Predicted 3D model of a 506-nucleotide part of an RNA (large-subunit ribosomal RNA, domain I) from a metagenome.

[in-house]
Context: one part of a larger RNA
RNA sequence: UGCACAUGGUGGAUGCCUUGGCGAUAUCCGGCGACGAAGGACGUAGUAGCUUGCGAUAAGCUGCGGGGAGCGAGCAAACGCGCAUUGAUCCGCAGAUUUCCGAAUGGGGAAACCCGGCCUUUUAGGUCAUUGCAACCUGAAUACAUAGGGUUGCAAAGCGAACGCGGCGAACUGAAACAUCUAAGUAGCUGCAGGAAAAGAAAUCAACCGAGAUUCCCAGAGUAGUGGCGAGCGAAAUGGGAAGAGCCUGUUAAUGAUAGCUGUGCUUUUAAUAGAAUGGUCUGGAAAGGCCAGCGAUAGUGGGUGAUAGCCCCGUAUAUGAAAAGAGUGCAGUGGUACUAGGUUAACGACAAGUAGGGCGGGACACGAGAAAUCCUGUCUGAAUAUGGGGGGACCAUCCUCCAAGGCUAAAUACGUGAUAUCGACCGAUAGUGAACCAGUACCGUGAGGGAAAGGCGAAAAGAACCCCGGAAGGGGAGUGAAAUAGAACCUGAAACCGUGUGCAU
Numbered sequence: 001u002g003c004a005c006a007u008g009g010u011g012g013a014u015g016c017c018u019u020g021g022c023g024a025u026a027u028c029c030g031g032c033g034a035c036g037a038a039g040g041a042c043g044u045a046g047u048a049g050c051u052u053g054c055g056a057u058a059a060g061c062u063g064c065g066g067g068g069a070g071c072g073a074g075c076a077a078a079c080g081c082g083c084a085u086u087g088a089u090c091c092g093c094a095g096a097u098u099u100c101c102g103a104a105u106g107g108g109g110a111a112a113c114c115c116g117g118c119c120u121u122u123u124a125g126g127u128c129a130u131u132g133c134a135a136c137c138u139g140a141a142u143a144c145a146u147a148g149g150g151u152u153g154c155a156a157a158g159c160g161a162a163c164g165c166g167g168c169g170a171a172c173u174g175a176a177a178c179a180u181c182u183a184a185g186u187a188g189c190u191g192c193a194g195g196a197a198a199a200g201a202a203a204u205c206a207a208c209c210g211a212g213a214u215u216c217c218c219a220g221a222g223u224a225g226u227g228g229c230g231a232g233c234g235a236a237a238u239g240g241g242a243a244g245a246g247c248c249u250g251u252u253a254a255u256g257a258u259a260g261c262u263g264u265g266c267u268u269u270u271a272a273u274a275g276a277a278u279g280g281u282c283u284g285g286a287a288a289g290g291c292c293a294g295c296g297a298u299a300g301u302g303g304g305u306g307a308u309a310g311c312c313c314c315g316u317a318u319a320u321g322a323a324a325a326g327a328g329u330g331c332a333g334u335g336g337u338a339c340u341a342g343g344u345u346a347a348c349g350a351c352a353a354g355u356a357g358g359g360c361g362g363g364a365c366a367c368g369a370g371a372a373a374u375c376c377u378g379u380c381u382g383a384a385u386a387u388g389g390g391g392g393g394a395c396c397a398u399c400c401u402c403c404a405a406g407g408c409u410a411a412a413u414a415c416g417u418g419a420u421a422u423c424g425a426c427c428g429a430u431a432g433u434g435a436a437c438c439a440g441u442a443c444c445g446u447g448a449g450g451g452a453a454a455g456g457c458g459a460a461a462a463g464a465a466c467c468c469c470g471g472a473a474g475g476g477g478a479g480u481g482a483a484a485u486a487g488a489a490c491c492u493g494a495a496a497c498c499g500u501g502u503g504c505a506u
Stems, first nucleotide, its partner, number of pairs: 001505009015491001016456002020427002022424007029416002031159002039101003042055003046079002049075003061095006070083003106115003116128005130156009163194001164192005174181001178228001204211002215242005225233002246408003250348006260334011272320003278293005294311002302314003357381008367393001388403005443450002463490001466477004
């Protein structure tokens, strides 16, 4: 030095586990904000820090309801001091307080800071931004007026996951290149809104039979079409379902259903309460395991307990329950058009013009100008008016059908920031969220932005008193424990890699 066997170190794979994720179903809910939001800064406990809670009334204050023995949140003990059957801590509902920044709004500003005016009951409080609308008061040049100025009231602003309706609107890509085309009216930017939005009661379809608003689903159908007839794009009628609802207008007159408000009943949500039934023995550190003998079940879903528990614990089935607040719904009263899209009745009236259509240029329709109807309109034009007008895919006639140029409308549909319950031939720490752990953290970047690693002692800390070596680290005894090769660098502990012992070879 090599090989073999044994035994270690290092390392953290594997197995097992799960506090965390992912996905789905059902129901609810669908907004918050000048009454100052979302999000933060700074404070706040007897004791430093971080998280959580809270706000100078600061891990809290008040009321009501629940509950019934311990409590003063966690990391996280210790010491100290307290509270509590005169009902604390805790849970639910309602209220009070709620510094500073932030739309941030008295002015300023390098957010969490600086500097003011006015008023008041002056160690303390209140108020003062802008814009729009309404009313009122004033008021120039300039006589009336107007502009302007002022006061009061109401409103707006900002945030929010997706879903919705508009406006603007790409490119990569595909066409095996590329220009029409495609990607795609997508991404992105932007305006506005609601719990849904949009659409919507035929100037619609159909086909000589008829249907009867809209929306969504299934079929029709990858059909008819469209298309450098390439790549591709791609209907409708009709049938079957979900849901179902129809209406209004100007003037006058009459009436008084609804909304709202008040009271009350029911259902439901936000705390909860009751809740059956087992013992012995054996093994073991420990029984829930084995054996023996029982019991309950409208409860054998699930979780925990020193191994695998219907009967040990929490629960579960089932039954019961609200002072307060919310939601839904019914009844009664009030209310008198204020509200709402919309009550009813009668009379009179009205029934939509720079519109429909046309020319030119675009766009939308599955339809790329095509034989191109239909819809929208930048521009130029421009009817009829129910004896009328639109449509039926160029156009004309006949026929059929409907009535534009005003408006409203629930449901079936879309979505999930969020709440509750349940589930998974979903993951199990290089997986599953980036994040199971104090993670959008540490760290990187001027910045926009990028963005980790990191789980497991044991049933219980019983976390190793005491002795010895050592400056310590570390170790040897002793002790705990079922186990310490479970010793905190802690379950299991693979391989690479590095030793030690023995044997053999050289």
The full RNA is in RNAcentral, with records from SILVA.